[in-house]
C1' cells in the first nucleotide's frame, strides 16, 4: 500500500397481511407459539480504528457566555377533545442480463393532515419595581398574535402532548504557554473599522451593500520546512535533555476531493449524492465496491500474531419484559518482546581415577570436580478431590487454580568476554596473510589483541549485536563557561530602541513577600498500610508545580509627586600642544635648460656589463626653469577618537588640562539597527609631473633566474573633485564606573616654601621597575590581564572556507553577510628537555697554518668490486668494509664444486645378544674410503660354579650430527664517538607540571683540575692518583755478567776480585717543596735557583653514563625455525690462485746525499730439541756433508745495515730500474701440472719525481738502515717487536674538519640523511559550474463548471400531486448567481 472470505442492529406491548407448527372448534373460525420481507419508534453521531493533515484557540491551563443548544434520564405542573384522506407491504401486468424499476387495483397503524381547548411558552406594544456591563435583565400587570398531543396491555403498568428547573454532554469567545530557518523583512483587499440587513442554536465579515482608510511586524508578521497534543515515558544530582508505543483526556481523519440531506446530536468509518484514480460484473446498454472495525491474504521489509471460544462477568443498544445483538469486552492460541518468580538437585566422597591440556619432565590444572554411596522432590508423569471469580439461576476460562497420595535425579544451560579502559591466560596454527577493532590500536616466524584447545572471568532462560535517546559532557556554561598568545574585542566615534541607572521624602502596590479559597480527571510516580505462598501486579490512604479569587505587608525595583548636589553640564581665569581647515611664503638638495673653463673618460659592482661621453661628459663656474619634501631641533617628547600629524607666518576652527565654585539639577553610562570619519593601493574626470618607481627593456648571476643586484623606464607617488571602506586598521587588550603596597623617570598645570639651585603637596597624561591578587604558562600588576557592577561586540575541534550559492552595496576591482557534503584524529597555545643552524660567544685537537716525506702516474705484491666459471666457499661495507676475519689455501686446512661410497652414523649416553678384543705383522683389492684373507692377542676377584670391569662387534630404538637460516630473538666478546670530559644520584629548594637547582656564573687547568661566589649541602661513575717501563742513584748480591789493580792468553782464556759496567730484588728522587713577578692576598700563571729529571719528565696498561636493531649464530654459547639414506659423514681430484676491467692499502724505483766492486766498525731484542745447529770440507751460488755446543747472561741462530776509508762509473733509459721470460739447478715436502721458495747464466719491461684530489707527523718524533718472532713441513713486500743514523716547522686560530661549555631560533623529536609546499601522471570518492531537459509543491491570473444549500427569476414552463366550483395558488422544472475536479 491492496484486498478474497466469514462476522459486526433491535421492537409483534406501534401496524397491516401472507407462511410454518400446536391446542380447540358449533369446521365459519378462535386461541397460543416461531420467523422472513414492509409500514412505524429508537438506535447506526457510542462502543472500535488510525495519525494523513493540522504551527491552530488544535492541545494545555485558567476564565467568560448579560451571546447559546441538549434525544434518552430525574423532579414538578398541566393536559390528551373531535375527525379525515393516502400509502408500502401483496395481487396483476409489464421492462430490463443484472443492479434495480414502471404502470394498475386493495390495505393499517403511535405514519401523515385538518380543527377545538391551553399559557406558566414565543412575538410585539403599554406600564411599575430591582438588578447589571452599553446595548438590556429580572419580576408584576394589560391588550393584541401565533400555538399541542396517541395509542397499547396479560389491567400491575408501557408511552405521548406542553412548560418550568435539574442532570449529562456540545458550541462559541478570551488571558498565558507551545518547533526550526532572516541566505523568508515585509503582509493583508473582507484586508481592519463602522452603519443597515441577511444568516445561526449562538456573538461575530459569517455573509451582502455602503462608508472610511486601516490591521500585522524587529517583543519576528508573512514565507519557508519539520510535526498530531496533553496526562505522561526514559534519562540526570538538580536545572534541563529527549520521546509522545501501551493505559487514559482532546482534535482530526475513514480510496482522494466536493456536498448537503435525515437528525436533539453528523456535513456521518461499515448513510446519500456528485466528481476522479483503482479493482470487479456485464447479454457492452448498464452496474457494483471501500478492512486507518476483528480475525485474515498478497506486496513491501531487518521485523510485528489465530480466517480461536463466550456473551459467564463488566459495559451499550433495542425492548414493558423473557430476550436477541455487541470481533466493544472478558478468555484461550503464537512470539524469553519486556517485567517478575522458580528449577536443571543436595550431602558425603583423594586412588588426587580415567582422559584432555601445559610443563622446567619433576609435576601442575580441569578437580569434590566425576564415578560411587547417603538424601530430597521445588518443576514433572499418573490418579483422587477440586473453588473464588455468582446477592436466587446462569462460567467461555476449566476439570483452570489450589490440594493430597504415588513414581524416580530421572526430562531441563547457553552466551559474551580474557592487551589497556576492564574482572579474567597459556598452547598451537597464521606470518602486515587471513583476520580482529568501541577508542587507544594488534598481525611482517615466539602473537595473553587473528584462528583453535585447554583454562579462568561476567551474566545466566537468557547472552551479545545493531540502532536511538539521556547521561557522562562546565563540550552552549539559567543553575554553571570564555575572549592579550589557544576559537573569540567590532577599525574609530557620534547616536536611536533598548538595558542599566546617585541622596532623601511621600503616595499608589504592578513587581515581591504571607493567609484563605477554587482548579490541578482517573491512572502513572512518591511514602505509608493491606491482599495474591513471594515479587512483578493489585487494593486503600495521603502528597503536586502552576493558574484564578481575594485578604494584607510597604524593606527592595517600579509608578507618580517634592527635596538636594556629590555624577553630569555651563560660566569665568589661565597656559601647553607635529589637533584640524585654507591661503601666503623660505632655504638646502636632486634633475634639467642656457653660457663659460676643461680633456678622456664617466658611472657602477662581490666582479663586471648595459648605459652616458671627441657631435666635448664626468667634474667646476654663472644664470634660469620646475616640482617634490622640508637636516639639524627630535625626545619609549606633544596632539588627535582611531586612521594619523613635522620647515615658517596669517585667517578660521574641534578638543582636553588647571584654577575658582557663580549657575542648572539626575539632565547619566553603554548602545542592536543607523549615519559620520576612515592608512595604503586601487578606480573615475581635470592639471601636475623633479626625484623615486610595480609593469616593461636591457646587462649580470645562475643549471636556469619570470628574482636578489646594476642601467633605464610607464602607470602611480602630487593638487582639485568624486568613489572604495579594507590592513598584524596591534596594547593582537570594547566603552563607563568604584575599590586595592609601593618605588622611580618623563610632559601640562596649580599651591606651598625658598636669595638660588633644590624640596613637599596636588590635578592630568606618558613610561619602566615592583607587592598582594590573577594566569596552563608566558606574563599582566592603579594606564591590570586584580577584586566587583552595567552595556554592547563576538566565540565552540582542524580542514573545506571566508570559498559556494542567495541579497545588499560598489563604475570595477571587489567589499559586507556567508553555509553545507566531504575528510582528518587532531589542528593549537605556553613552557620544558634535546638534537639541529650556511645563529652568537668562548676553548680544545697535526683541525687548518708553517714544514718534512709521501699516495694518485709505472711494474709487482695483497686485498675488494664487478665479471667468470661445476666451483670460483663465507662474513666484512662511509669514517668505524678493502696487508680485515686468515699469526701464513699444492693435499690437509676447506666450510665451495664434480664423482664414487657410509646410514644409530666420524663423534656423546643408554638397552640386549656374542665375542676377547683392540693393536700389531703380512698379503690381495679399489683412484680412494671402504673391503676379503691369515698370524699373534685382555685385566680384577673368586666358594672356581661365576661375578665384576674393559674394549670389539651385531641389533633395536630413545637419538647423534649440521661452518644449515635468523647478530632485527639473544649472551659473550669487539668497533666507534673517545683518553673527549663527560654523566648521574641522595637531601633540600623552586616550579601546577615536564624539569630545574647543584653541573650556571668570574678565574684556571690537559681535565666538572683547581679556587672564588652562589638555595644549595654532600656523594657516585669517569679525570688524576695508585701499576709497568725507562732516565738518576743507594744498599743487597756476584755466575753464565764485569776487569780498575796483580799475574796469565791469541783470546777475561785462566787465577783473582766484584770496586765499575751489567743483571734484578728492595729503596731514595720531583712536591709548584724554595726565590722573585703578576693574580682577588686565592686557584693558579711567568721566569729563576738548586737538580740526572721541573711543572700530568718520556712511553704503555687502563675507555664513565651511553650512541649506532654498529660487528660477530663461521671462534664459543645459545631460543626458535629447518634437514635426518641427507643441509649429516667419507673418499679421490678439482676450486678458493680464474682475468677486457675499477677501487683501497703496501713494496721496489726513476738515480750522484746514487749504483757497482774491496776492506773495515757498532746494536737491541729475542727464538731454540721433531730445534737452534758452530768449526772443518765439497759447490760460482742456493745449498750439501759434518757433527762439537747448547733445554741457553754459558751454545747456536748472528753476517747487524746504513755508516767510515779506498776505487770506478759521469747524467745517459744509463754500469738507474729490475718486471718479463728461457734454460740448468738447489730445498721442503707421499705429491711442487693446476698452484711454492731460493740459487745461477742469459733476457732487460714500464719507469726520467707523477692531474684533480688526498694521507701520516710537532723530537729521539718524522725520514732513513737493518735485525728479530708468531703463524709454519715448505711459503712475507704483510703483522708484531729491537734497536742504528737522526731533521725541518709552528706566526697564529680568520678559515676547513671533529668535539666540548653558554646562550638564542625552531612548525624537528626515526631528531636536518629531519620536516615539508606545489604542479603534473593514474584511479576513486564527493561537491560547485553546465547548452539544457524533467518531476513535486505552493501561489496568482483566466476558462469549463458535476452534484447540491441558499437566493433570484411570474416576460421560461408545468400532463401528473395538493387546496379551490373557477380564476387562481401551493409546489415542482428550467435558467442565473456560488463552488470541486479538469484546462
Nucleotide at each position: 500500500c491492496u484486498c478474497c472470505u466469514g462476522c459486526a442492529g433491535u421492537c409483534g406491548a406501534g401496524c397491516g397481511a401472507a407462511u410454518c407448527c400446536c391446542a380447540c372448534u358449533u369446521c365459519g373460525g378462535u386461541g397460543g407459539g416461531a420467523a422472513g420481507a414492509g409500514c412505524g419508534g429508537c438506535g447506526g453521531a457510542c462502543g472500535g480504528g488510525u495519525g494523513a493533515g493540522u504551527a491552530a484557540c488544535g492541545c494545555g491551563u485558567g476564565g467568560g457566555u448579560a451571546a447559546c443548544c441538549u434525544g434518552c434520564c430525574c423532579u414538578u405542573a398541566a393536559c390528551a377533545c373531535a375527525c379525515g384522506g393516502a400509502u408500502a407491504a401483496c395481487a396483476u401486468a409489464u421492462c430490463g442480463a443484472a443492479a434495480g424499476g414502471u404502470a394498475u387495483g386493495c390495505u393499517a397503524a403511535u405514519a401523515c393532515g385538518a380543527g377545538a381547548u391551553g399559557a406558566a411558552g414565543u412575538g410585539a406594544a403599554u406600564u411599575u419595581a430591582a438588578g447589571g456591563c452599553a446595548u438590556c435583565u429580572u419580576a408584576g400587570a394589560u391588550u393584541c398574535a401565533u400555538g399541542a398531543a396517541a395509542g397499547c396491555u396479560g389491567a400491575g403498568g408501557c408511552g405521548g402532548u406542553u412548560a418550568a428547573g435539574g442532570a449529562u454532554g456540545g458550541a462559541c469567545c478570551c488571558g498565558c504557554g507551545u518547533c526550526u530557518g532572516a541566505u523568508u523583512a515585509g503582509c493583508u483587499a473582507g484586508u481592519u473599522g463602522g452603519u443597515a440587513a441577511g444568516g445561526u442554536a449562538a456573538g461575530a465579515g459569517c455573509u451582502u451593500a455602503c462608508c472610511a482608510a486601516g490591521g500585522c511586524g524587529a517583543c519576528g508578521a508573512u514565507c519557508a520546512g519539520u510535526a498530531g497534543c496533553c496526562g505522561a515515558c526514559c534519562u540526570g544530582a538538580g536545572a534541563g535533555g529527549g520521546u509522545g508505543a501501551u493505559c487514559g483526556g482532546c482534535c482530526a481523519c475513514a480510496u482522494u476531493g466536493g456536498a448537503a440531506c435525515u437528525g436533539a446530536g453528523a456535513c456521518a468509518c461499515g448513510g446519500u449524492c456528485c466528481a476522479a484514480a483503482c479493482u470487479c460484473c456485464u447479454a457492452c446498454g448498464g452496474g457494483a465496491g471501500g478492512c486507518a472495525g476483528c480475525a485474515g491474504u498478497g506486496g513491501g521489509g531487518a521485523a510485528u500474531a489465530u480466517u480461536g471460544c463466550a456473551c459467564a462477568a463488566u459495559g451499550g443498544g433495542g425492548g414493558a419484559a423473557a430476550c436477541c445483538c455487541u470481533g466493544a469486552u472478558g478468555c484461550a492460541g503464537c512470539a524469553a518482546c519486556g517485567c517478575c518468580g522458580c528449577g536443571u538437585g543436595a550431602g558425603u566422597g583423594a586412588a588426587g581415577a580415567a582422559g584432555g591440556a601445559a610443563u622446567u619432565c619433576g609435576u601442575u590444572u580441569c578437580g569434590u570436580a566425576a564415578a560411587g554411596c547417603u538424601c530430597u522432590g521445588u518443576c514433572c508423569u499418573a490418579a483422587g478431590g477440586g473453588a473464588a471469580g455468582a446477592u436466587a439461576a446462569u462460567g467461555a476460562c476449566g476439570g483452570u487454580a489450589c490440594c493430597u497420595u504415588a513414581g524416580g535425579a530421572g526430562g531441563a544451560a547457553g552466551c559474551c568476554c580474557c592487551g589497556g579502559c576492564u574482572a579474567a591466560c597459556u598452547a598451537c596454527g597464521u606470518g602486515c596473510c587471513a583476520g580482529c577493532a568501541g577508542c587507544c590500536g594488534c598481525g611482517g616466524u615466539a602473537a595473553u589483541a587473528c584462528g583453535u584447545a585447554g583454562g579462568g572471568g561476567g551474566c545466566g532462560a537468557g547472552c551479545g549485536u545493531u540502532a536511538u535517546c539521556c547521561g557522562g559532557a562546565a563540550u552552549u556554561a539559567c543553575u554553571g563557561g570564555g575572549c592579550g598568545u589557544a576559537a573569540a574585542g567590532g577599525g574609530u566615534g557620534c547616536g536611536u530602541a533598548g538595558g542599566c541607572g546617585g541622596u532623601u521624602u511621600g503616595u499608589c502596590a504592578a513587581g515581591u513577600c504571607a493567609g484563605a479559597a477554587g482548579u490541578u480527571a482517573a491512572a502513572a510516580g512518591c511514602u505509608a498500610c493491606g491482599g495474591c505462598u513471594u515479587a512483578a501486579c493489585c487494593g486503600u490512604a495521603g502528597u503536586c508545580a502552576g493558574c484564578u479569587u481575594u485578604u494584607g505587608a510597604a524593606a527592595c525595583u517600579g509608578a507618580c509627586g517634592g527635596a538636594c548636589u556629590u555624577g553630569a553640564g555651563u560660566g569665568c581665569a589661565g597656559g601647553a600642544g607635529a589637533g584640524g581647515a585654507g591661503a601666503g611664503u623660505a632655504g638646502a638638495a636632486u634633475u634639467c635648460c642656457u653660457a663659460g673653463u676643461g680633456u678622456a673618460g664617466c658611472g657602477g659592482u662581490g666582479a663586471a656589463a648595459u648605459g652616458c661621453g671627441u657631435a666635448g661628459a664626468u667634474a667646476u663656474u654663472a644664470g634660469g626653469a620646475g616640482g617634490a619634501a622640508u637636516a639639524c631641533c627630535a625626545g619609549u617628547a606633544g596632539c588627535g577618537a582611531a586612521g594619523g600629524c613635522g620647515g615658517c607666518u596669517c585667517u578660521c576652527u574641534g578638543g582636553a588640562c588647571u584654577g575658582u565654585a557663580a549657575c542648572u539639577g539626575a539632565c547619566g553610562c553603554u548602545g542592536a539597527g543607523g549615519c559620520a570619519c576612515g592608512a595604503a593601493a586601487g578606480c573615475g574626470u581635470g592639471g601636475g609631473g623633479a626625484g623615486c618607481a610595480a609593469a616593461c627593456a636591457g646587462g649580470a648571476u645562475u643549471a636556469g633566474a619570470u628574482a636578489c643586484c646594476c642601467u633605464g623606464g610607464u602607470a602611480g607617488u602630487c593638487c582639485a573633485c568624486g568613489c572604495c571602506g579594507u590592513a598584524a586598521a596591534c596594547g593582537a587588550u570594547g566603552a563607563g564606573u568604584a575599590c586595592u603596597a609601593g618605588g622611580u623617570g618623563u610632559c601640562g598645570g596649580u599651591g606651598g616654601u625658598u636669595a638660588c639651585c633644590c624640596c613637599c603637596a596636588u590635578c592630568g597624561g606618558u613610561g619602566c621597575c615592583g607587592c598582594a591578587g590573577c594566569u596552563a604558562a608566558c606574563g599582566c600588576a592603579u594606564u591590570a590581564a586584580g577584586u566587583a557592577c552595567u552595556c554592547c561586540g563576538c566565540c565552540u575541534g582542524g580542514g573545506g572556507a571566508g570559498u559556494a550559492c542567495g541579497c545588499u552595496c560598489g563604475c570595477a576591482a571587489g567589499a559586507g553577510u556567508g553555509a553545507a557534503a566531504c575528510u582528518c584524529a587532531a589542528a593549537g597555545g605556553a613552557a620544558u628537555u634535546g638534537a639541529c643552524g650556511g645563529g652568537g660567544a668562548c676553548c680544545c685537537g697535526c683541525a687548518c697554518a708553517a714544514g718534512u716525506a709521501g699516495c694518485g702516474g709505472a711494474g709487482c705484491a695483497u686485498g675488494u668490486g664487478g665479471u667468470u666459471u661445476a666451483a670460483u666457499u663465507c662474513g666484512a661495507a662511509g669514517c668505524a668494509a678493502c696487508g680485515c676475519g686468515a699469526a701464513g689455501a699444492a693435499c690437509c686446512u676447506u666450510a665451495c664444486c664434480u664423482a664414487a661410497g657410509c646410514u644409530u652414523g666420524a663423534c656423546a649416553u643408554c638397552c640386549u645378544g656374542a665375542u676377547g678384543c683392540c693393536g700389531a705383522u703380512g698379503u690381495c683389492g679399489u683412484a680412494a674410503u671402504g673391503g676379503a684373507c691369515a698370524u699373534u692377542u685382555u685385566c680384577c676377584u673368586u666358594u672356581c660354579g661365576g661375578g665384576g670391569a674393559c674394549a670389539u662387534u651385531a641389533g633395536a630404538g630413545a637419538c647423534a650430527g649440521g661452518u644449515g637460516g635468523u647478530g632485527c630473538a639473544u649472551g659473550g666478546u669487539u668497533g666507534u664517538c673517545g683518553u673527549c670530559a663527560g654523566c648521574u644520584c641522595g637531601u633540600g629548594u623552586c616550579g601546577u607540571g615536564a624539569g630545574a637547582u647543584g653541573u650556571u656564573g668570574g678565574g684556571u687547568u690537559a681535565a666538572g683540575u683547581c679556587c672564588c661566589g652562589c638555595a644549595a649541602c654532600g656523594a657516585g661513575c669517569g679525570c688524576g692518583a695508585c701499576c709497568c717501563u725507562u732516565g738518576u742513584u743507594u744498599u743487597u748480591a756476584g755466575u753464565u755478567g764485569c776487569c780498575a789493580u796483580c799475574a796469565u792468553u791469541a783470546a777475561g782464556u785462566u787465577g783473582g776480585a766484584c770496586a765499575c759496567u751489567c743483571u734484578a730484588a728492595a729503596g731514595a728522587g720531583a712536591c709548584u717543596g724554595c726565590c722573585a713577578g703578576g693574580g682577588a692576598u686565592a686557584a693558579c700563571c711567568u721566569g729563576g735557583a738548586g737538580g740526572a729529571a721541573g711543572g700530568u719528565g718520556g712511553g704503555g696498561a687502563u675507555g664513565a653514563c651511553g650512541u649506532c636493531a654498529a660487528a660477530u649464530c663461521a671462534u664459543c654459547a645459545u631460543g626458535c625455525c629447518c634437514c635426518u639414506u641427507a643441509u649429516g659423514c667419507u673418499u679421490a681430484g678439482g676450486g678458493c690462485u680464474a682475468c677486457a676491467c675499477a677501487c683501497g692499502u703496501g713494496c721496489u724505483a726513476c738515480a750522484a746525499u746514487g749504483g757497482g766492486u774491496g776492506g773495515u766498525a757498532c746494536a737491541g731484542a729475542g727464538g731454540g730439541a721433531a730445534g737452534c745447529g758452530a768449526a772443518g770440507c765439497c759447490g760460482u751460488a742456493a745449498g750439501g756433508u759434518g757433527g762439537a755446543g747448547c733445554a741457553a747472561a754459558u751454545c747456536c741462530c748472528a753476517a747487524a745495515a746504513a755508516g767510515c776509508c779506498a776505487u770506478u762509473c759521469u747524467c745517459a733509459g744509463u754500469u738507474c730500474g729490475g718486471a718479463u721470460u728461457g734454460u740448468g739447478g738447489g730445498c721442503u715436502g707421499a705429491a711442487a701440472c693446476u698452484c711454492g721458495c731460493c740459487c745461477a747464466c742469459a733476457u732487460g719491461a714500464a719507469g726520467c719525481u707523477g692531474g684533480a684530489g688526498u694521507u701520516a707527523c710537532u723530537a729521539g718524533u718524522a725520514a732513513u738502515c737493518g735485525c728479530a718472532g708468531a703463524u709454519c713441513a715448505g711459503a712475507a713486500u704483510g703483522c708484531u717487536g729491537c734497536g742504528g743514523u737522526g731533521a725541518a716547522u709552528g706566526c697564529g686560530u680568520u678559515c676547513c674538519c671533529g668535539g666540548g661549555u653558554c646562550u638564542u631560533g625552531u612548525a624537528c623529536a626515526c631528531a636536518c640523511c629531519g620536516c615539508c609546499c606545489g604542479u603534473c601522471a593514474c584511479a576513486c570518492c564527493a561537491u560547485g559550474g553546465g547548452a539544457g531537459u524533467u518531476g513535486g509543491a505552493a501561489a496568482c491570473g483566466c476558462c469549463c463548471g458535476a452534484a447540491g444549500u441558499c437566493g433570484a427569476u411570474u416576460a421560461u414552463c408545468u400532463a401528473a400531486c395538493c387546496c379551490g366550483u373557477a380564476a387562481g395558488g401551493g409546489a415542482g422544472a428550467g435558467u442565473c448567481g456560488c463552488c470541486a475536479a479538469g484546462g